[in-house]
Model confidence (mean pLDDT): 85 of 100. SAM riboswitch aptamer (S box leader) from Sporosarcina highlanderae, 107 nucleotides, folded computationally. The organism belongs to Sporosarcina, within Bacteria.

RNA sequence: UUCUUAUCAAGAGAAGCUGAGGGAUUUGGCCCGAUGACGCUUCAGCAACCUCUGCAAUUGCAGGAAGGUGCUACCUCCAACAAGAUGUAAAUCUUGAAAGAUAAGAA
Numbered sequence: 001u002u003c004u005u006a007u008c009a010a011g012a013g014a015a016g017c018u019g020a021g022g023g024a025u026u027u028g029g030c031c032c033g034a035u036g037a038c039g040c041u042u043c044a045g046c047a048a049c050c051u052c053u054g055c056a057a058u059u060g061c062a063g064g065a066a067g068g069u070g071c072u073a074c075c076u077c078c079a080a081c082a083a084g085a086u087g088u089a090a091a092u093c094u095u096g097a098a099a100g101a102u103a104a105g106a107a
Stems, first nucleotide, its partner, number of pairs: 001107008013043005021032003026080004044072003049068002051064005076099001081096006
């Protein structure tokens, strides 16, 4: 980097450094940001994918958090594509897809 599977409306922030853009990409919208965002480091926390313990019997249940990751503004911030519903229309809503993120496994 690619593929497969699972999840993505819950949860959880302080300090130091830095200094202008940032919320993945394109467009539109909505936001965050010199009262210092984004990023990096440290510490803390959240969750429970891998993992650990017990029971069960090996596709389960309950519990833990030492370890490997991950995460700690906004639903993956929202929409875009398809189908459907409502509507005169504008538009709104639902489901799915695509794209993306994370984990585990494989190449």

About this RNA: The sequence was found by an Rfam model in a public genome assembly. The model forms 97% of the base pairs in the Rfam consensus.